[in-house]
RNA sequence: CGGGCUGUAGCCCAGUUGGUAGGGCGCUUGGUUCGGGACCAAGAGGUCGCUGGUUCAAAUCCAGUCAGCCCGA
Numbered sequence: 001c002g003g004g005c006u007g008u009a010g011c012c013c014a015g016u017u018g019g020u021a022g023g024g025c026g027c028u029u030g031g032u033u034c035g036g037g038a039c040c041a042a043g044a045g046g047u048c049g050c051u052g053g054u055u056c057a058a059a060u061c062c063a064g065u066c067a068g069c070c071c072g073a
Base pairs, nucleotide, nucleotide: 001072002071003070004069005068006067007066010025011024012023013022019056027043028042029041030040031039049065050064051063052062053061
């Protein structure tokens, strides 16, 4: 320098044909218990790495860019 893959909640991940962003663990509150654990119920937490473009509408399509990993030179 060229190419490929990955980037989504505190952690691990899903989300193919563009149409309200989800799950598990964890966290908070309540129930249960003498208390804890386990279990049950409810809840909080995200501008989808960043910038721009296309579109009525973008995590998703396009361009650029950043970080990590891999291959090549």

RNAcentral holds the sequence, with entries from ENA. Transfer RNA from a Spirochaetia bacterium, 73 nucleotides, folded computationally. Its mean pLDDT, the model's own confidence on a scale to 100, is 81. Rfam family: tRNA.